[in-house]
RNA sequence: AGGCCGAUAGCUCAGUCGGUAGAGCACCGGACUUUUAAUCCGGGUGUCCCGGGUUCGAUCCCCGGUCGGCCUACCA
Repeated sequence: AGGCCGAUAGCUCAGUCGGUAGAGCACCGGACUUUUAAUCCGGGUGUCCCGGGUUCGAUCCCCGGUCGGCCUACCA
């Protein structure tokens, strides 16, 4: 320098061939218990990495950028 993959909840990740987003764990409140733990009930706690474009509508499609990982090339 070129190519490929990834970025979504606190963490690990899913998701929709475009119609306003979920799981597990964690966390918060409650029940139970002498208390804790366990168990049960309730709660999603999010500018879907950033900017622009297309569209009635973008997490999804297009362009650019940032960060991370891998591969190739170059130099020494």